[in-house]
RNA sequence: AGAGUUUGAUCCUGGCUCAGAACGAACGCUGGCGGUAUGCUUAACACAUGCAAGUUGAACGAGAAAGUUUCUUCGGAAAUGAGUAAAGUAGCAAACGGGUGAGUAAUGUAUAGGAAUCUACCCUAUAGUGAGGAAUAAGUACUGGAAACGGUAUCUAAUACCACAUACUACCGAUUUAUCGGGAAAGGGCAAUUCUUCGGGAUUGUCUGCUAAAGGAUGAGCUUAUAUCGGAUUAGCUAGUUGGUAGGGUAAAGGCCUACCAAGGCGAAGAUCCGUAGCUGGUCUGAGAGGGUGAUCAGCCACACUGGGACUGCGACACGGCCCAGACUCCUACGGGAGGCAGCAGUGGGGAAUAUUGGACAAUGGGCGAAAGCCUGAUCCAGCAAUACCGCGUGAAUGAUGAAGGUCUUAGGAUUGUAAAGUUCCUUCAGUAGGGAAGAUAAUGACGGUACCUACAGAAGAAGCACCGGCUAACUUCGUGCCAGCAGCCGCGGUAAUACGAAGGGUGCUAGCGUUGUUCGGAUUUAUUGGGCGUAAAGGGUAUGUAGGCGGUUUUAUAAGUUAGUUGUGAAAGCCCGGGGCUCAACCCCGGAACUGCUGCUAAAACUGUAUGACUAGAGUAUGAUAGAGGAUGGCAGAACUUCUAGUGUAGGGGUGAAAUCCGUAGAUAUUAGAAGGAAUACCAGUAGCGAAAGCGGCUAUCUUAGUCAUUACUGACGCUGAGAUACGAAGGCGUGGGGAGCAAACAGGAUUAGAUACCCUGGUAGUCCACGCAGUAAACGAUGAUAACUAAGUGUUUGGAUUUAUUCUGGGCGCUACAGCUAACGCGUUAAGUUAUCCGCCUGGGGAUUACGGUCGCAAGACUAAAACUCAAAGGAAUUGACGGGGACCCGCACAAGCGGUGGAACAUGUGGUUUAAUUCGAUAGUCCGCGAAAAACCUUACCAGUCCUUGACAUCCCAAUCGUAGUUAUCAGAGAUGAUUUCGUCAGUUCGGCUGGAUUGGAGACAGGUGAUGCAUGGCCGUCGUCAGCUCGUGCCGCGAGGUGUUAGGUUAAGUCCUUUAACGAGCGCAGCCCCCAUCUUUAUUUGCCAGCGAGUAAUGUCGGGAACUAUAAAGAAACUGCCAGUGAUGAAUUGGAGGAAGGUGGGGAUGAAGUCAGGUCAUCAUGUCCCUUAUGGACUGGGCUACACACAUGUUACAAUGGGAGCUACAAUUAGAUAUGAAGGAGAAAUCCGGAGUAAAUCUGUUAAAAGCUCUCUCAGUUCGGAUUGCAGGCUGCAACUCGCCUGCAUGAAGUUGGAAUCGCUAGUAAUCGUAGAUCAGCACGCUACGGUGAAUACGUUCUCGGGUCUUGUACACACUGCCCGUCAAGUCAUGGGAAUUCUUUUUACUUUAAUUAUGUGAGCUAACUUGCAAAAGAGGCAGCAUAACACGGUAGGGGGAGUGACU
Repeated sequence: AGAGUUUGAUCCUGGCUCAGAACGAACGCUGGCGGUAUGCUUAACACAUGCAAGUUGAACGAGAAAGUUUCUUCGGAAAUGAGUAAAGUAGCAAACGGGUGAGUAAUGUAUAGGAAUCUACCCUAUAGUGAGGAAUAAGUACUGGAAACGGUAUCUAAUACCACAUACUACCGAUUUAUCGGGAAAGGGCAAUUCUUCGGGAUUGUCUGCUAAAGGAUGAGCUUAUAUCGGAUUAGCUAGUUGGUAGGGUAAAGGCCUACCAAGGCGAAGAUCCGUAGCUGGUCUGAGAGGGUGAUCAGCCACACUGGGACUGCGACACGGCCCAGACUCCUACGGGAGGCAGCAGUGGGGAAUAUUGGACAAUGGGCGAAAGCCUGAUCCAGCAAUACCGCGUGAAUGAUGAAGGUCUUAGGAUUGUAAAGUUCCUUCAGUAGGGAAGAUAAUGACGGUACCUACAGAAGAAGCACCGGCUAACUUCGUGCCAGCAGCCGCGGUAAUACGAAGGGUGCUAGCGUUGUUCGGAUUUAUUGGGCGUAAAGGGUAUGUAGGCGGUUUUAUAAGUUAGUUGUGAAAGCCCGGGGCUCAACCCCGGAACUGCUGCUAAAACUGUAUGACUAGAGUAUGAUAGAGGAUGGCAGAACUUCUAGUGUAGGGGUGAAAUCCGUAGAUAUUAGAAGGAAUACCAGUAGCGAAAGCGGCUAUCUUAGUCAUUACUGACGCUGAGAUACGAAGGCGUGGGGAGCAAACAGGAUUAGAUACCCUGGUAGUCCACGCAGUAAACGAUGAUAACUAAGUGUUUGGAUUUAUUCUGGGCGCUACAGCUAACGCGUUAAGUUAUCCGCCUGGGGAUUACGGUCGCAAGACUAAAACUCAAAGGAAUUGACGGGGACCCGCACAAGCGGUGGAACAUGUGGUUUAAUUCGAUAGUCCGCGAAAAACCUUACCAGUCCUUGACAUCCCAAUCGUAGUUAUCAGAGAUGAUUUCGUCAGUUCGGCUGGAUUGGAGACAGGUGAUGCAUGGCCGUCGUCAGCUCGUGCCGCGAGGUGUUAGGUUAAGUCCUUUAACGAGCGCAGCCCCCAUCUUUAUUUGCCAGCGAGUAAUGUCGGGAACUAUAAAGAAACUGCCAGUGAUGAAUUGGAGGAAGGUGGGGAUGAAGUCAGGUCAUCAUGUCCCUUAUGGACUGGGCUACACACAUGUUACAAUGGGAGCUACAAUUAGAUAUGAAGGAGAAAUCCGGAGUAAAUCUGUUAAAAGCUCUCUCAGUUCGGAUUGCAGGCUGCAACUCGCCUGCAUGAAGUUGGAAUCGCUAGUAAUCGUAGAUCAGCACGCUACGGUGAAUACGUUCUCGGGUCUUGUACACACUGCCCGUCAAGUCAUGGGAAUUCUUUUUACUUUAAUUAUGUGAGCUAACUUGCAAAAGAGGCAGCAUAACACGGUAGGGGGAGUGACU
């Protein structure tokens, strides 16, 4: 520090995800030791048991027992225990310490201040401490009760209680303020001296208490400012409320309380309400700013079963106190009582989850005490837990035969791996034994026989977890086969999975490792640092303007902001730095820095603010001009339209792609004249004008707004923006009343259509128009908020002005092009989307959602505001390359058109589908399968089926043995044959002469053979197709952030990316063309088997012969054609049109030749080949059958339907090409197929070989025929071991369908179509197929609108598997989340009334009453208590509201 993921690829926007760190964690697997920390985050749920707050005899009275000793009359007594234990009165403590975080958004906390206060114990200094009294607990006696707990009588003490005396400067009160009045106490211990009734007293000293008042310290209370979570779908809240006066109350200010008076107080800088939450130092993360968090430790607060209340006290409204109410639990004798672990342990429960009912007061602290001391679950220790952090170990060195085993393998090897074994060492930790601290200043050690030290033995007791497709370090094999499973994101898995499971190997971390959860980070993805808004999410429809924010030049003052210095504070701990202590570290200790903050003081005065004075450049006013569909109201005009009236006139009109509905003989349409009505204003008219926007268009009058320019003059910052607010705001819509010509939602009819609730047509109502209201939205768009300043130019237009009147200058608008700059790109570009400033609005992934609920507005329609659950890993912008378009332009092709002939109908042939079958082998099967693989299925072929056989095999290599009278071959028998048995003939080859070598056969064992078994979607090779279409690319350069572009586009031209010109391109490659072959012309050469003109010979006749080399032909080499020449056109180009010459003219005609690529096209059955599968069978052999089946469907052909023909007779003219297991002549036989024959020929020699159509003559005469030949019967022939299934041919007989073929569809542009025959491959035989050959030999093409296919450019695209794409809605079923919903359950809050427990205050108090007063006493008084009443108040009750949550048929 980044990475993955949207796309075919790219850039951007934007979300999701990952790598890091952390944790009071949990879960899974695993687990040696030690140190230091930490350990109920959930039920503030309920708690058994034990302990957690006592202490003081130096405040006080009283005071045992056991035990022991002595005595004893044996009953007991005395002493001691002991003034002890236990209890009581009294004092102090119990308000600390410990726990928890429920409540609390401020009565809290943090920081900095303040004044109207109190403060036990403590400290400092001052004064006093005299003299009396009345009770009471304990105790004793009696007594109630189950208990808890009491009651009555009586006795007694005090530092308990009461009164008196004294008391200053202090305090309180006051009528005399120089005065008066009031208010206190407690004693106790020790020592000495002294007195004594021996009980004790007194004095002195001292210690310690007590009282009053002053100060301090500490602690506490009150109060102010600032800061302190979310929600506005919570906007208004408040009657003690805000303030005042008076009083009360408190330690103390104060509505804290009461009475009266006033009507205030808080709130958009967020009151009130709702939700959530203890706050802080800190802590986690982060570069920081921030964000999250508030365990342990520390400070504050709050709470103590729930609610209320006071008492005591310095302090509480009190965790281990009291009273009342409530819930719960327990005891009970049913009358009544007891309790509060959110103290430490522990239990149940809840939960993913959190420890021992331990030791000690030794240390540190706390309470009481004069002290000894006692108490202390505070604390210190130990126990449990890998919960976290830190440290250590599980051995070290050497060791190659690179052991064995495992795994992989190309079978060679590689790897595990110096790893092991082996050899030599060490002993940390753990273990055993011995010693043994510090912590403790005199004593006292729980920890603890601990830390630590020493000795001993032995490699001995000690390694796992996750991962290995990319991100992300680490790869192979097997298994599985969209199954099982994985997954953080992208995504793996459908038979070759580095992604699942296992193994081997590897990588990472290590006593841990992974997973899950949470937080921050990455995320500049809420952007202060540090983002955006034309098109990605995002500018409000427009303006006016309030609050607020911001604001021109300058003087003086000030010092709020600001800056500097300093003061106080910012607790400690923590973080950081430097030291130190535990062997190191974690941890701990010391010092420093820091704590970025707040506060007081001092200083500065630039900037901002404030105050003040001035200025004119912003803004505004006046004056003079000026353009305009700016606005409002009224009047007027012409064209058109419709209707009405009248005339003329007659059969149609209207409407459409074509029609029909419709109007018209009751007279339409058309036309003429007149009348009425409403709405809108042709031409001018223009990226012209005006307006804030919406918007504004005939002419004219009146009223009126805003703008611009010019000249001076004036005001003097008066400005900009603008949350709320207000006004305006298209169309459509609503209300009331008018109006209504045309147009026209709805509606009706006619068409179209599969349907047509549409598009088209005929009608037609709201509405459109006017007036007054409402509504308040639009793609209200420049998808661009307003204002101001600055930043090159050029050009058009509109409206002003100036002058020197022209290449002129200067303002305001509206446009275009374009520099810099900006932008993801497109684009923007002085009218910015550039560079700056100010203010407002808005955005934060897609969907859900311009939605729901709630609220506000509205008559309604609806508008504004505006979520969540759930769901996806994208959604999106711009641009690129393709593909596509019933987009455009250009061009081509038998593509259409123009023609000729077919197919589709018939019969047959062949192929395919289907069906059938034991099998009908397999493949091909849109174009690009279907007379295709197959250029030949009777057996064979043959792969299929049935049956019979073989198992190292029909075939290859290796090994062993035997044989070499071998290999082979003859014959017989059995059998369907394979095969088996017997048998005849038959002396292997080489040789170094060695059974030495080779070969063959047979037998045997195993490695292996074999497979037309699977996968053409694992492959090679070959092929089809687009397409013989003109395209496909590269190097360098240039352009672009990039994908890419350019080149290859453009203008011409061509069959062609063919060529020319232009050109940020210049060149090049594969294709095109050419080079190659055949044909067409000529020349030369050659001359047999071909030829024969001339010469000669011969024959019945024939190149028959001599000979010839002219011709034809043959086959070699050449020539020839190149737009070369001429003319026109064109750009003086490429080229094209015409012409000449020429055998041939613009590629002369054919062929071969098939770019980069596409279709996972075809083929594993030509062959080759990976993997899988079979191995007495999925291999091999054989016989027979099948591939030839047959209701049917399709494709390709053949033959026909006839007279341009059939039949008969006569007669003429080819070219390819084949031939030795071949071709087969002449001649002969037969009606023919064919047979006999065997000449010649390895071929220009011989043979196949008579070509047929054509021509001539005759016949048939339009018919199912003398057309047509299927089918069938009979008789023959040929091939072949064999023609039954299942061949071909001949003859005779039979004589089917068919009379030119629906929709549709195919081929062909010249020696072509059509038509005629011939040959060949395959082949024993079998050709209507295929391939090749020649004969005869046409018609038509205006042209490119349409159909199909293709090419180039361009355009749109939400497509890229690329239009057979993508994608929308309804419906059905299941499921999930949510809204509504009759109602129902719960919770919270509030109002009114009611109820008043305990308590406090006040009143009363005829009952009761020790201290003081009066009194001899009785009694009275003062004061008090119970009781009662009133006021306030908790829980509770009744009635009604508000908020929230759950359930809910149905929707």